Predicted 3D model of a 77-nucleotide RNA (transfer RNA) from Actinoallomurus spadix.
It was read from a public genome assembly.
Rfam family: tRNA. From the family's description: Transfer RNA (tRNA) molecules are approximately 80 nucleotides in length.
Its mean pLDDT, the model's own confidence on a scale to 100, is 81.

[in-house]
RNA sequence: CGGGACGUGGCCUAGCUUGGUAAGGCGUCUGACUGGGGGUCAGAAGAUCGUGGGUUCAAAUCCCGCCGUCCCGACCA
Numbered sequence: 001c002g003g004g005a006c007g008u009g010g011c012c013u014a015g016c017u018u019g020g021u022a023a024g025g026c027g028u029c030u031g032a033c034u035g036g037g038g039g040u041c042a043g044a045a046g047a048u049c050g051u052g053g054g055u056u057c058a059a060a061u062c063c064c065g066c067c068g069u070c071c072c073g074a075c076c077a
Base pairs, nucleotide, nucleotide: 001073002072003071004070005069006068007067010026011025012024013023020057028044029043030042031041032040033039050066051065052064053063054062
C1' cells in the first nucleotide's frame, strides 16, 4: 500500500441478508423467603448500535468517508 472480517448496556452475544417500539445471558441495585452466607423468586436501572455524512416517512440494518482491532497479501529489511 491492496483485499477481507469485526465494532450493539459494565462483560459476552442475538438482531443486519429481507429497513418498521434494540432482545437474551452474566453482572449491578431494591424487595421477599433464610438466624446469616449462599441460593431461589419478584421488580428496577442501564445501550449516542465505533464515528461523520447520505438515501428514506422511517436506518443497528442500505450507501460513502474516517477511526480502531484482527487476518491475508504485497513492499522494505